RNA sequence: GGGCAAUUAGCUCAGUUGGUUAGAGCGCUUGAUUCACAUUCAAGAGGUCACAGGUUCGAGUCCUGUAUUGCCCA
Numbered sequence: 001g002g003g004c005a006a007u008u009a010g011c012u013c014a015g016u017u018g019g020u021u022a023g024a025g026c027g028c029u030u031g032a033u034u035c036a037c038a039u040u041c042a043a044g045a046g047g048u049c050a051c052a053g054g055u056u057c058g059a060g061u062c063c064u065g066u067a068u069u070g071c072c073c074a
Stems, first nucleotide, its partner, number of pairs: 001073007010026004019057001028044005050066005
């Protein structure tokens, strides 16, 4: 230098052929239970879907560029 893949909550990830509220597990906060802790149960907070632009009535999803990470080739 060229090619491929990934980027969604603090962490690990899902998200169907673009469609009507953006989710799960773990973690965090509060409450209940306990003498206390753990476990369990209930509730809650937390997201510019990496960034920018485009297509569309509508984009996490499609297109383009950029960035970061990993792999391959030279």